[in-house]
Overview: A computed fold for a 542-nucleotide part of an RNA from an uncultured prokaryote, annotated as small-subunit ribosomal RNA, 5' domain. Its mean pLDDT, the model's own confidence on a scale to 100, is 85.
Context: one part of a larger RNA
RNA sequence: AACGAACGCUGGCGGCGUGCUUAACACAUGCAAGUCGAACGCGAAAGCACUCUUCGGAGUGUUAGUAGAGUGGCGCACGGGUGAGUAACGCGUGGGUAACCUGCCCCAGAGCUGGGGAUAACUCGCCGAAAGGCGUGCUAAUACCCGAUACGCUUCCUCCUUUCUCGGAAGUUGGAAAGAAAGAUGGCCUCUCGAAGAAGCUGUCGCUCAGGGAUAAGCCCGCGUCCCAUUAGCUGGUUGGUAGUGUAAUGGACUACCAAGGCUAUGAUGGGUAGCUGGUCUGAGAGGAUGAUCAGUCACACUGGAACUGAGACACGGUCCAGACUCCUACGGGAGGCAGCAGUGGGGAAUAUUGCGCAAUGGGCGAAAGCCUGACGCAGCAACGCCGCGUGGGUGAUGAAGGCUCUCGGGUCGUAAAACCCUGUCAGAGGGGAAGAACUGGUAGGAGAGGUAAUGCUCUUACUUUGACGGUACCCUCAAAGGAAGCACCGGCUAACUCCGUGCCAGCAGCCGCGGUAACACGGGGGGUGCGAGCGUUGUUC
Numbered sequence: 001a002a003c004g005a006a007c008g009c010u011g012g013c014g015g016c017g018u019g020c021u022u023a024a025c026a027c028a029u030g031c032a033a034g035u036c037g038a039a040c041g042c043g044a045a046a047g048c049a050c051u052c053u054u055c056g057g058a059g060u061g062u063u064a065g066u067a068g069a070g071u072g073g074c075g076c077a078c079g080g081g082u083g084a085g086u087a088a089c090g091c092g093u094g095g096g097u098a099a100c101c102u103g104c105c106c107c108a109g110a111g112c113u114g115g116g117g118a119u120a121a122c123u124c125g126c127c128g129a130a131a132g133g134c135g136u137g138c139u140a141a142u143a144c145c146c147g148a149u150a151c152g153c154u155u156c157c158u159c160c161u162u163u164c165u166c167g168g169a170a171g172u173u174g175g176a177a178a179g180a181a182a183g184a185u186g187g188c189c190u191c192u193c194g195a196a197g198a199a200g201c202u203g204u205c206g207c208u209c210a211g212g213g214a215u216a217a218g219c220c221c222g223c224g225u226c227c228c229a230u231u232a233g234c235u236g237g238u239u240g241g242u243a244g245u246g247u248a249a250u251g252g253a254c255u256a257c258c259a260a261g262g263c264u265a266u267g268a269u270g271g272g273u274a275g276c277u278g279g280u281c282u283g284a285g286a287g288g289a290u291g292a293u294c295a296g297u298c299a300c301a302c303u304g305g306a307a308c309u310g311a312g313a314c315a316c317g318g319u320c321c322a323g324a325c326u327c328c329u330a331c332g333g334g335a336g337g338c339a340g341c342a343g344u345g346g347g348g349a350a351u352a353u354u355g356c357g358c359a360a361u362g363g364g365c366g367a368a369a370g371c372c373u374g375a376c377g378c379a380g381c382a383a384c385g386c387c388g389c390g391u392g393g394g395u396g397a398u399g400a401a402g403g404c405u406c407u408c409g410g411g412u413c414g415u416a417a418a419a420c421c422c423u424g425u426c427a428g429a430g431g432g433g434a435a436g437a438a439c440u441g442g443u444a445g446g447a448g449a450g451g452u453a454a455u456g457c458u459c460u461u462a463c464u465u466u467g468a469c470g471g472u473a474c475c476c477u478c479a480a481a482g483g484a485a486g487c488a489c490c491g492g493c494u495a496a497c498u499c500c501g502u503g504c505c506a507g508c509a510g511c512c513g514c515g516g517u518a519a520c521a522c523g524g525g526g527g528g529u530g531c532g533a534g535c536g537u538u539g540u541u542c
Base pairs, nucleotide, nucleotide: 001541002540003539005538006537007536008535009534012389013388014387015386016385017384018382019381020347025345026344027343029342030341031340034074035073036072039071040070042068047062048061049060050059051058052057081300082299083298090225091224092223093222094221095220096219097218105213106212107211109209110208111207113147114146115145116144122137124135125134126133127132153179154177155176156175157174160171161170162169163168183205184204185203186202187201188200192198193197226272227271228270233263234262235261238260239259240258241257242256243255244254245253275297276296277295278294279290280289281288282287302323303322304321305320306319325336326335327334328333353379355378356377357376361375362373363372364371365370392422393421394420395419402413403412404411405410426483428478429477430476431475432474436469441464442463443462444461445460446459447458448457486531487530488529489528490527491512492511493510497526498525499524500523501522507514508513
C1' cells in the first nucleotide's frame, strides 16, 4: 500500500460497486424453456338466454372452434451456476487441416410430379393403490413409405491440364448407375375448368438437390505453463509397419498379423498441489503474490457407467443401468436430484429478499399480433469497499460558572460556552415532476426496383398507442441550529504530559521493555496528538 474480509467500539445522508473464500453438504416450497391454429385431426365446461317439464330435470343457442390434451415443426447443445476433477495440446500464443463438419442466416443456380398404408388424440373394454399400461374400432397432416424426374452432386470407367508435402488436390472430355421434395396462407377471375368458385393464376412464407459465403465447432503441431530426486528408471497396444474396422475427419482410436521398439538426468515414471488466461495487488523497475466481481476458455451437473435423438450432446431442470440417500405405498411397486433465482437446515469468524417487471437490452418460437424468459433491467438488506456531503457560520472576555492543576499569586479547558446576528446542505412537511420510448399496432396520406390482369409487398410522413424502477431523480415552497461524532493513541521507535490510585500486585507489551511507595509505560481523571462516519485489532499478500 492492498483486501470478496472478520472482530471490538461507534454510526447522519447520498451515488457507484461488491456480498458462502467454509460442506462439489443435504434440501421443504414457488418460479428459472417454451412456442407455432398461417403444418394437422379432435374438441369441452361453468355462466347467460330461450323452450319443454312428472319441478327431479331435459333440450337448443351462446360461451367457442375458445379452454384443453394430442400428432407435427423449431427450440430445449444458447442463456444461467460451480471449480470437484484436470500438470493436460487443458489453457495462452502462433500455425496447419491437400484429414473435416456446420441447423437457422446471406448470395446466386435447378426443381417442388404421381400415388399408398398407418397412427396418436377420440370411442369402447380391461389391469393397477398409484405411477402407469394393454386391447378393440375410427381419423388427419409440412408425420411415414413407394414410384417419376436429376442442372449440380455421389460412385465407377475414360480424355487431358495445372499444382504439390509425390499419398494426392483442383479443373476438364465422353459414358454408365443409384439417389429429392410439402405444402400453408392472402388476393383475383387475366389464362384453364367453370354456376358459385378452385384443382386455375398470382403475392408471401415454406420444401428438395447442389455451389459459394458468413458463423460456429472438431482434430493436429511449435513454444510457454507449480513443488518434491528423501520419487531413477518407466512402458506390452507399449513403439513402428501392413491390412481392415470405426468416425464428419487424421491416428494403436480399435482389431488381426508382423517387427522390437519407444521415453528418460535438457528430469521420464511416481507423489503432492492447482481449473487456465486477459487481468488484479504490490513495486521506481526487474520481480513477487494472486486468478472474487467483469471478459475469453475448459471441465462438471447426487456418485459411476452408457448410448439414443439431433446440424450440434454422450445432454444441469432428457433417457437407460448400477450405487448411496430422501419420500409415497393398498407392500405388489413407484417418485426425486437447487454447483439456476429466492429460500431452509448444517458447517463456519463470516456473506443478502421465498421482492417488482418483461418498460429497456438480448434470446427462443411465430407471417405477425404476441407468448415465454429468476438472462436482464430494477428495487430490498449490509459503513463490505471507493467517492461526495453534513453535523453549522459570524460576532462574542467579565477571560462567567464548573472541572483539572498549583509554588495559592495564578495557569488551563477557552472564543470554547452563554448571548446577539445570520445561513439553510442533508434529514422532515407540502406542491410540481422527468429522460430512459426506439419499436410494434391503428388511422390518414405519400413514394418505389422488379413482377402481376389486378390485389399485394416494401419504404416513408403526420397523429395516436407502450415505463418495472416511480410520484423516483430533479425543481419550488415551508419550518427549523433545530435530528446528526466517534475511535485509537500520548516511555523510545512515533505526533502528543500531568494528577491521583496501585505497589514485581493488579496489569501493559509490535520490538526494546514497564510495575518491588514519588510509575510521563498499569487503572482512572484532566489535558493533548492523530484520523474522522468511521477508528482500532486480527488475518493474508507485496